[in-house]
Description:
c-di-GMP-I-GGC riboswitch aptamer, 86 nucleotides, folded computationally. The sequence was found by an Rfam model in a public genome assembly. Its mean pLDDT, the model's own confidence on a scale to 100, is 79.

RNA sequence: AAUCGAAAAGGCAAACCUGUCGAAAGGCAGGGACGCAAAGCUACAGGGCCUGAACCGCUUUUGCGGGUGGCAGCCAGUUGCCGAAG
Numbered sequence: 001a002a003u004c005g006a007a008a009a010g011g012c013a014a015a016c017c018u019g020u021c022g023a024a025a026g027g028c029a030g031g032g033a034c035g036c037a038a039a040g041c042u043a044c045a046g047g048g049c050c051u052g053a054a055c056c057g058c059u060u061u062u063g064c065g066g067g068u069g070g071c072a073g074c075c076a077g078u079u080g081c082c083g084a085a086g
Base pairs, nucleotide, nucleotide: 004083005082011036012035016031017030018029019028020027021026034073040078041077042076046075047074048071049070050069055066056065057064058063
């Protein structure tokens, strides 16, 4: 120093439960810890995934496509704490 990850301090918090917002996905708050060295930040810009109310098109009725909304704990981008071993 890092493309590496032992320890310590500190940090975050999956599932699930409660409340609340939402059409939904999901968000927020509290509880709770499966995990996490970026599980910090970024969804206006890249890929991916989820949703499918209103609206538009097709279909006629389900549904399909667009649009919409969401996910950073999928990849990615970006910033960054500590420093054993190698």